The RNA shown here (Bacterial RNase P class A) has 336 nucleotides and comes from Sulfuricurvum sp. It was read from a public genome assembly, where an Rfam model found it. Its Rfam family is "Bacterial RNase P class A". The family's RNA type in Rfam is ribozyme. Its mean pLDDT, the model's own confidence on a scale to 100, is 76.
RNA sequence: ACAGGUACACAGGUGAUAGCUUGAGCUACAAACUCAAGAGGAAAGUCCGGGCUGCCGUAGGACACGGUUCCAUCUAACGGAUGGCCGCGGUAACGUGAGGGAAAGUGCAACAGAGAGUAGACCGCCGUAUCUAGUAAAUACGGUGAGGGUGAAACGGCGGGGUAAGAGCCCACCAGUCUUUUAGGCAACUAGAAGAGCUAUGUAAACCCAACCGCGCAGCAAGAAACAGAUGGUUAGCGUCCUACAUCGCUAUUGUUUCGCUAGAGGUUCAGAGUGAUCUGAACAGUAGAUUAAUUAUCACUAAUCCAGAACCCGGCUUAUUGUGUACCUACCUUA
Numbered sequence: 001a002c003a004g005g006u007a008c009a010c011a012g013g014u015g016a017u018a019g020c021u022u023g024a025g026c027u028a029c030a031a032a033c034u035c036a037a038g039a040g041g042a043a044a045g046u047c048c049g050g051g052c053u054g055c056c057g058u059a060g061g062a063c064a065c066g067g068u069u070c071c072a073u074c075u076a077a078c079g080g081a082u083g084g085c086c087g088c089g090g091u092a093a094c095g096u097g098a099g100g101g102a103a104a105g106u107g108c109a110a111c112a113g114a115g116a117g118u119a120g121a122c123c124g125c126c127g128u129a130u131c132u133a134g135u136a137a138a139u140a141c142g143g144u145g146a147g148g149g150u151g152a153a154a155c156g157g158c159g160g161g162g163u164a165a166g167a168g169c170c171c172a173c174c175a176g177u178c179u180u181u182u183a184g185g186c187a188a189c190u191a192g193a194a195g196a197g198c199u200a201u202g203u204a205a206a207c208c209c210a211a212c213c214g215c216g217c218a219g220c221a222a223g224a225a226a227c228a229g230a231u232g233g234u235u236a237g238c239g240u241c242c243u244a245c246a247u248c249g250c251u252a253u254u255g256u257u258u259c260g261c262u263a264g265a266g267g268u269u270c271a272g273a274g275u276g277a278u279c280u281g282a283a284c285a286g287u288a289g290a291u292u293a294a295u296u297a298u299c300a301c302u303a304a305u306c307c308a309g310a311a312c313c314c315g316g317c318u319u320a321u322u323g324u325g326u327a328c329c330u331a332c333c334u335u336a
Stems, first nucleotide, its partner, number of pairs: 003330009012302007020038006040307001044318002047316005052219004057245007065214005070084005085099001086097004100209002105207002107203003122148002124144007156174002159171003175199002177196008223259006230253005267284007
């Protein structure tokens, strides 16, 4: 200098004028006035997990159903996060995995090929018989699975011995599998040693098996209260079954108003522990709550562009997305 990788920050700021919503002050109440605050990096999707609310309830089981799947840790919890192990991609920094089981069973693997998973004999090789002086060829019977061929894949590989010819039939070396064992690691696992001739294709985001977890349903338009009026209802009550305990009166529909409704598994800063996610402690602040739906418009200066608007709340995941900047790492070139 160029290329690549990982993480983080910001999404405008300052001033003036006008306007909207909430809260507080002032006010008999209201109005007016003053002060403070007012839409995100995903608010989207509704894919997960909860807090919370209601329904004849509570507790424990079984079945059905659903989810997850290497190890350890974090969390209220998760199918999430963090750090590792193994596989795959990449020169690397790094990225990524729907990462248990094929020797429990079933299914599938076109075509070709003799035969595709306790398969199989096409060509070939060997032996015997017939024919023949002998051989070859041909035919029949038997053996064979090394050689050739087909195929993505052919029932371990390779070199010898052995055999009528061959074959792990036997031996050495290697690969896989199983058993025993050494060292390191909490573990997944890594690196070895010894033995056994045991050789069992692939596929489970195919059915299935195993382990663990969940498991009643609905959801803030859940629900609660008050006021008003009219018309009603009566043992019904949200997967199935079992066991034990408990329970007798309420309730539906409509309109208006209030609550739910924003103080939270919350936020910011500092310190400590930890590789990290995160945890502990202290301090500080009070940071939208609309409901025909507010959170804005104009002007001036200035680095400002993308995707895009809160509706009970929170932790994740996924999708959309631009431009500026910072830090660290990898590879390569050049210079000192």